[in-house]
RNA sequence: CGCGGGAUAGAGCAGUGGUAGCUCGUCAGGCUCAUAACCUGAAGGUCGGUGGUUCGACUCCAUCUCCCGCCA
Numbered sequence: 001c002g003c004g005g006g007a008u009a010g011a012g013c014a015g016u017g018g019u020a021g022c023u024c025g026u027c028a029g030g031c032u033c034a035u036a037a038c039c040u041g042a043a044g045g046u047c048g049g050u051g052g053u054u055c056g057a058c059u060c061c062a063u064c065u066c067c068c069g070c071c072a
């Protein structure tokens, strides 16, 4: 250089065109003599950047950046 995969909440991951979710964590409340566990609720994302297609894009296309792998 060529080929493939990945980038989504603090962490790990879903989400194959129609309002972006799960687990853990964090915070608040409940329960308890108290802590843990358990129960309830909340905050936290402009979905890696830019452009394109579309009525509508995390999703499709192009390109760039970063990470992982394959070939030589």
Base pairs, nucleotide, nucleotide: 002070003069004068005067006066007065010024011023012022013021018055026042027041028040029039030038048064049063050062051061052060
Annotation: The prediction has a mean pLDDT of 83. Predicted 3D model of a 72-nucleotide RNA (transfer RNA) from an uncultured bacterium. Rfam family: tRNA. By type it is a transfer RNA. Gene Ontology term of the family: triplet codon-amino acid adaptor activity.